[in-house]
Molecule: small-subunit ribosomal RNA
Organism: uncultured bacterium
RNA sequence: AGAGUUUGAUCCUGCUUCAGGAUAAACGCUGGCGGCGUGCUUAACACAUGCAAGUCGAGCGAAGCACUUAAGAAAGAUUCUUCGGAUGAAAUCUUAAGCGACUGAGCGGCGGACGGGUGAGUAACGCGUAGGUAACCUGCCUCAUACAGGGGGAUAACAGUUAGAAAUGACUGCUAAUACCGCAUAAGCGCACAGUGCUGCAUGGCACAGUGUGAAAAACUCCGGUGGUAUGAGAUGGACCCGCGUUGGAUUAGGCAGUUGGCGGGGUAACGGCCCACCAAACCGACGAUCCAUAGCCGGCCUGAGAGGGUGAACGGCCACAUUGGGACUGAGACACGGUCCAAACUCCUACGGGAGGCAGCAGUGAGGAAUAUUAGUCAAUGGGCGAGAGCCUGAACCAGCCAAGUAGCGUGCAGGAUGACGGCCCUAUGGGUUGUAAACUGCUUUUAUACGGGGAUAAAGUGAGCCACGUGUGGCUUAUUGCAGGUACCGUAUGAAUAAGGACCGGCUAAUUCCGUGCCAGCAGCCGCGGUAAUACGGAAGGUCCGGGCGUUAUCCGGAUUUAUUGGGUUUAAAGGGAGCGUAGGCCGUCUGUUAAGCGUGUUGUGAAAUGUCGGGGCUCAACCUGGGCAUUGCAGCGCGAACUGGCAGACUUGAGUGCGCAGGAAGUAGGCGGAAUUCGUCGUGUAGCGGUGAAAUGCUUAGAUAUGACGAAGAACUCCGAUUGCGAAGGCAGCCUGCUGUAGUGCAACUGACGCUGAGGCUCGAAAGUGUGGGUAGCAAACAGGAUUAGAUACCCUGGUAGUCCACACCGUAAACGAUGAUUACUAGGUGUUGGAGGAUUGACCCCUUCAGUGCCGCAGUUAACACAAUAAGUAAUCCACCUGGGGAGUACGGCCGCAAGGUUGAAACUCAAAGGAAUUGACGGGGGCCCGCACAAGCAGUGGAGUAUGUGGUUUAAUUCGAAGCAACGCGAAGAACCUUACCAGGUCUUGACAUCGUAUGCAUAACUUAGAGAUAAGUGAAAUCCCUUCGGGGACAUAUAGACAGGUGGUGCAUGGUUGUCGUCAGCUCGUGUCGUGAGAUGUUGGGUUAAGUCCCGCAACGAGCGCAACCCUUACCUUUAGUUGCUACGCAAGAGCACUCUAAAGGGACUGCCGUUGACAAAACGGAGGAAGGUGGGGAUGACGUCAAAUCAUCAUGCCCCUUAUGACCUGGGCUACACACGUACUACAAUGGCAAUUAACAAAGAGAAGCAAGACAGCGAUGUGGAGCAAAUCUCGAAAAAUUGUCCCAGUUCAGAUUGCAGGCUGCAACUCGCCUGCAUGAAGUCGGAAUUGCUAGUAAUCGUGGAUCAGCAUGCCACGGUGAAUACGUUCCCGGGCCUUG
Repeated sequence: AGAGUUUGAUCCUGCUUCAGGAUAAACGCUGGCGGCGUGCUUAACACAUGCAAGUCGAGCGAAGCACUUAAGAAAGAUUCUUCGGAUGAAAUCUUAAGCGACUGAGCGGCGGACGGGUGAGUAACGCGUAGGUAACCUGCCUCAUACAGGGGGAUAACAGUUAGAAAUGACUGCUAAUACCGCAUAAGCGCACAGUGCUGCAUGGCACAGUGUGAAAAACUCCGGUGGUAUGAGAUGGACCCGCGUUGGAUUAGGCAGUUGGCGGGGUAACGGCCCACCAAACCGACGAUCCAUAGCCGGCCUGAGAGGGUGAACGGCCACAUUGGGACUGAGACACGGUCCAAACUCCUACGGGAGGCAGCAGUGAGGAAUAUUAGUCAAUGGGCGAGAGCCUGAACCAGCCAAGUAGCGUGCAGGAUGACGGCCCUAUGGGUUGUAAACUGCUUUUAUACGGGGAUAAAGUGAGCCACGUGUGGCUUAUUGCAGGUACCGUAUGAAUAAGGACCGGCUAAUUCCGUGCCAGCAGCCGCGGUAAUACGGAAGGUCCGGGCGUUAUCCGGAUUUAUUGGGUUUAAAGGGAGCGUAGGCCGUCUGUUAAGCGUGUUGUGAAAUGUCGGGGCUCAACCUGGGCAUUGCAGCGCGAACUGGCAGACUUGAGUGCGCAGGAAGUAGGCGGAAUUCGUCGUGUAGCGGUGAAAUGCUUAGAUAUGACGAAGAACUCCGAUUGCGAAGGCAGCCUGCUGUAGUGCAACUGACGCUGAGGCUCGAAAGUGUGGGUAGCAAACAGGAUUAGAUACCCUGGUAGUCCACACCGUAAACGAUGAUUACUAGGUGUUGGAGGAUUGACCCCUUCAGUGCCGCAGUUAACACAAUAAGUAAUCCACCUGGGGAGUACGGCCGCAAGGUUGAAACUCAAAGGAAUUGACGGGGGCCCGCACAAGCAGUGGAGUAUGUGGUUUAAUUCGAAGCAACGCGAAGAACCUUACCAGGUCUUGACAUCGUAUGCAUAACUUAGAGAUAAGUGAAAUCCCUUCGGGGACAUAUAGACAGGUGGUGCAUGGUUGUCGUCAGCUCGUGUCGUGAGAUGUUGGGUUAAGUCCCGCAACGAGCGCAACCCUUACCUUUAGUUGCUACGCAAGAGCACUCUAAAGGGACUGCCGUUGACAAAACGGAGGAAGGUGGGGAUGACGUCAAAUCAUCAUGCCCCUUAUGACCUGGGCUACACACGUACUACAAUGGCAAUUAACAAAGAGAAGCAAGACAGCGAUGUGGAGCAAAUCUCGAAAAAUUGUCCCAGUUCAGAUUGCAGGCUGCAACUCGCCUGCAUGAAGUCGGAAUUGCUAGUAAUCGUGGAUCAGCAUGCCACGGUGAAUACGUUCCCGGGCCUUG
């Protein structure tokens, strides 16, 4: 930083999608480690259980417990004993006193207003930022000053009685205080009254002095102090006010009654309608009030180059809330999360009377959800509450547990190792390539892991006791003691590569490809899209790419997107200029001078919390992370300075704007009047059969007299010519003539005003046609409607009628492709040429010419534009203001509002859906678009096809099979130049399985031939001659045959849409391209277009083109003429033959000849055309071969070749028979006819060309009516053989289903062949069908052509009406290019 996607391609517009980053995430697959931070985004849903706010005995009384002392009581161990007693420990009980690091209820004090949670509400002074309080409060803390005298009465606890299930009370009695209440005192303080001085932005404030008046206190003590009261100050924390900023909606435009203000009160810490009484009627609002919806705000966080956009988890600041709603109490502070009262819902207890509760504290449970953790440890540290302190409390906090949910780091080994192993995958010419130094193997290391050991690690500072020092709370010393995490971090030793890799993707975008499977199925897909039998896109595999303890998907945000454009877009045609004007608010605004300092610039000050960011440092082994410092924090505010510009104020000016006067112009508006032509109607006349209308008709009118024509009359509407890219108007629009009234613009003068200007949201006015209302009018025209036509239909186009309407008056409507698809105004920026209206100059001048202003057109430079185009009348260069646009469809639709009598107008969405929709230009194709030209394309002709019979091919049907292919032209007498068997690919049946055919191994030389038998045959069985051939270095090798094993053979099986080759067609049409240059942003254009000409892109000329290539033409063959040469098998002027000769015919070789060369005319001094001469031939002489770039996925896998797929005792091979020949039918192509230009018969010295011939052509002769047979001369061919018909002549037939025509059938024969039944050809005799020239339609042909006549050849044993060739006879017509068909060039949509 861009890319894909609209098109055949291009440029543009424009949407869409992707690549990046991010996350409190979730899901899928996978998962080694520790560090740091995070973890209910949903139900402010409901909550079991435990804990989260207590503390003080140095405030108080009582009680309990322990201890000490004293006294007493009972009991009594031990010792002594005279057994009588004495002694009296420890323990027990009672009383009293003392004492305690004891217990904890109560009174009392302080704290429960902090800390912790949540984001429901809130669009607000809630928050942020900057200020104000002269309108305020502040416990604990600090400082200062002053003080504490002396009294009093109660009450909990406790005891007793009593109510209740309980919670909780009630009554009586006793008692204390730092609890409570008076009294005294008053430095100072408060209040009231009237003063003085100083001072502030205002209300006001401060100081001083006077009078009157009011309110205090608590003790304890170690005697050091702690605590208390009052006042002032500070600090801290709060309260209130105010400037600015803070989401969307106008389809929410008016809102508001304590509302806005005042006076006086009340209330408060304090100001205030905060509350109240009275008075006034204000106040807010397009600079968006009110209403609705949504939302905690910020520092920040994410993204971005930035400006911005999104967001408000964690950390920090503020606010709000604590089941829901409301209220106050206490207190310095609350209207109070773990206080209280009331109400409500819910849950729980209950003896049914009544009670208890509030996890949005930490854990935890249920529910909801895609989704979010432990009912853990400790107060050791940090912080908080209480306390003099020790200390107690602290789910704040510090720590651990769970989760790859994030981030940064580490590891899963390193080095060597080629026979480049095995295996996998891929290719193949079987060689290989790749996985891959990867593995194995050898050596090394040990982070991590496991085991053991060390390690009170740092984090600890304190605290108690004692002593000392200074001197009254600090320091030092000694001693004792405090660590949850944790025996953790860290360190060491040992073991051993040992314990540790996956995910996505691989058609393009986007890095990375092959095979197999599947076959529009299964599936993929972010967009384009992929998949219908060779899928780099589906699924699997191999390989590869990217990232890596993660990788993908989904969701969301920013980016890319300059796709809302301030930076940084547009509006003629892509979306987009309001239909036009006037004008309000607003925005913008000429020249000069002075002043001011709001904007602006600069300097400085304050603030912009910390964290975050950033720069360079430091600490954890690094990093993440943590941390000390600087900077940044683009903002807001104060102060000073400056004065160019913008703004304000004051003064002046004239060029903008306006006024005045002069001149001339105009379809400008409006009202009234007038005019002629035409149309229709009416009356009268003339006149007679049609008129009218159309592509053609009909409906219609007309003998009751139309149409036509003459005269007169009536009515309404519109104004011929002039008339013009003419004029006027803001636009819509305005046209006969005259008059009245009214408006604007132009030009000239420079007298007046002195910026009075421009634009213009709302608003107001005007606004074509159609339409609406009321009342008139209505000639013509004419929606609707009717009829007639057209048509498949014809609710249309055409015709005949015809009502609203069109016209007028008044009132609505308010829209148009209301267009120049181009808003208004101003200034500037080359020219040329018309035209309208003025002015000036020059001139004798009505002209012409020059200059200039205002309009209206065309061409054109620069410039602009995507291009087209625009270009002083801009779409150029700038400025100001308004309007409008943001993908296509849905849709200018729905709903709502406003307007309207209605029709409807205006404003104006969403759901859903598509990947485009669109503009301009390019190329080709197409058009019942245009121009030019050509062709048997039409026309002019000739002969046909389509009707009949037959032949042949095809379709269809049938069948065991009727093998397959070909399908408009360009399949259909086509592959097939020849299906009885074979062919043959099809069917039935019978057989074979390394095979009918090829190569390779081994063995043998058996076999084989021939014959016999069985069989439909293939085949099987048997007999079985000769005992195989070639080469040889004599070793052997090869050929052939048989047997056998497997590799393989074989396939006319599929795919012509996987292919090669070959072919058809447009089309023998004149075209198709390239190089360089030039033009265009580009696709492309130019050249190749244009003017002529040609059969031709053939040639000439011109030209930003100049050249070239493939085609055209020519070169080749043939034919037509001549010459030369050569001639046998050819020919013959020699009577025949032989011989001779080569003149002629002919043959076959080489030449010549034709080139618009010559003449004339035309043409541009060209190319060329036309005419002529000469010539065998004249303008490519005739014919052939020759087929440009390409099109039709044209045909062919069945000529051949070939990829892939398929079959392998069969989809291969062999055999017999059948079929390809079927037959209600349809089509194509031919043959023969329908007859007299003919048929038949006869006659003749009739007359060709080109071919073929040895398993062949076959003469003469003979036989037969004939097909043909017998026999065989000659000939491997200019030698021999095969061989003409039509024509001509004569006769007959006499227009008929015939002396036409010959199908069909019968009989008898011939030929080929193993074999003519299915299924060949020919002959003779007999039979004698349809058919009398063919509907619609349609084919060929322009001269030796059509037509007609016969001949030959290939294939082939035999079989042609087919095909390919050959000659004979031999026409007609072409005015011409309007039309049909096809084609070429230019142009257009």